[in-house]
RNAcentral holds the sequence, with entries from Rfam and Ribocentre. Predicted 3D model of a 109-nucleotide RNA (Guanidine-I riboswitch aptamer) from Cognatishimia maritima. Its mean pLDDT, the model's own confidence on a scale to 100, is 77. Rfam family: Guanidine-I riboswitch aptamer. The family has 100 seed sequences and 1,509 matches in Rfam 15.1. From the family's description: This family represents a conserved RNA structure found upstream of the ykkC and yxkD genes in Bacillus subtilis and related genes in other bacteria.
This record gives sequence, C1' cells and structure tokens, in this order.
RNA sequence: UUGCAGGACGCUUAGGGUUCCGCCGCAUUCCCAGCGGGUCAGGUCCGAGAAGCUUCACCGAACCGGCAAACUCCGGUAAGGCACACGGCGGGGCAAAAUCCCGGGAGAC
Repeated sequence: UUGCAGGACGCUUAGGGUUCCGCCGCAUUCCCAGCGGGUCAGGUCCGAGAAGCUUCACCGAACCGGCAAACUCCGGUAAGGCACACGGCGGGGCAAAAUCCCGGGAGAC
C1' cells in the first nucleotide's frame, strides 16, 4: 500500500427511554374522567459489527458423475471452517432515548 468467507432474516439479552397500559400523586372519602410524575427496578415499545442462539447463505479438503482421456469446467455429496475487532465529536431517529442508525465510518493501534 492492497485485499478478504468478515453476509441475511428471525428470537432473545445487556442497554434505552415514556407513546399506550399499569403504578404513584393532585382536587373532595370512593369510582370514572382529567392533570402531573420515568427521581417509576413492571407489561407493551426501541435495541447491539465489536452480546447469545436458530436457520439460510458463504468458504471448502476429499469423493462420485458428465466430455475418448488429463487439467480446467459443469452437476452432486460432504468432513471441516465462518477468524479478529480500540473508537469519538456531530447528526438522524417512531412519543422519546439508547451500546439503535450514519458506523467495522473519521481517527487510533
């Protein structure tokens, strides 16, 4: 300096806030409605490249088949593999926020 099998859907989790529900508070004892509260450890909700899992995809020694033969190629089966991974500011964003998205980006090593 260049390159890559560093992929996709889904289910969860760490984490996140406050639309809806619940909870707490207010006025006048209770209920309904209303208003306020996330400084409220809940359900819904958002949710990871560097968290987990499933399935698919991908890489793939070897083997089988196809062309008269070999290599390549084409089709099939398939052991095994799928590693590593520090990181802003700022912006975006459904009600809002985030370890979400921009982003395995800038930058650093």